[in-house]
């Protein structure tokens, strides 16, 4: 150095739910807020849920804090 797990120490994100703006919407984004989280950091590739729209065959979007998978990081005790 890799990788899995466990300390520690600096710290880090923020769920509801409030309140501003963007969207048809799902839902994003800023303010406050802290339920939680070892990447709850990034990435829509597979599912899966969800929205607009449909000729109900599909087709555009959302969601990373649903799974799964990829990719990058913080400490270094056992």
């Nucleotide at each position: 150095g890799g990788u899995u797990u466990u300390a520690u120490a600096a710290g880090c994100c923020a769920a509801a739910c409030u309140u501003g703006u963007c969207g048809u919407g799902a839902g994003g984004c800023g303010a406050g807020g802290u339920c939680g989280g070892a990447a709850a950091g990034c990435c829509a590739c597979a599912g899966g849920u969800c929205u607009u729209u449909u000729u109900u065959g599909g087709a555009a979007g959302a969601u990373g804090g649903c799974u799964g998978g990829g990719u990058u990081g913080c400490a270094u005790u056992g």

The RNA shown here (c-di-GMP-I riboswitch aptamer) has 78 nucleotides and comes from a Piscirickettsiaceae bacterium.